[in-house]
RNA sequence: GGGCCCGUAGUUCAACGGUGAGAAUGGUACUCUUAUAAAGUACAGAAGAAGGCUCGACUCCUUCCGGGCCCA
Numbered sequence: 001g002g003g004c005c006c007g008u009a010g011u012u013c014a015a016c017g018g019u020g021a022g023a024a025u026g027g028u029a030c031u032c033u034u035a036u037a038a039a040g041u042a043c044a045g046a047a048g049a050a051g052g053c054u055c056g057a058c059u060c061c062u063u064c065c066g067g068g069c070c071c072a
Stems, first nucleotide, its partner, number of pairs: 001071007010025004018055001027043005048064005
C1' cells in the first nucleotide's frame, strides 16, 4: 500500500428498514434470614463519529476513527 471482517448496557452477546433496542452477568434498593450467602421483586444503564437514501435507519450507502485477519 491492497483486500476482508468487526464496533450495540460495566462485561459477553442478540434482534430487526416499522413505531418503548432485549438477554445473561455485573450494579443499586427492597423482601427473605439472627446475620451472611443463595433466591425473589423492582430500578438504573448502550447504538464509534459525521453525512446521505427513505415516510421511517442501530439496520442500507459514503467518508472518517478504532480493532482484528490475510496479501504485498
Molecule: transfer RNA
Organism: Fidelibacterota bacterium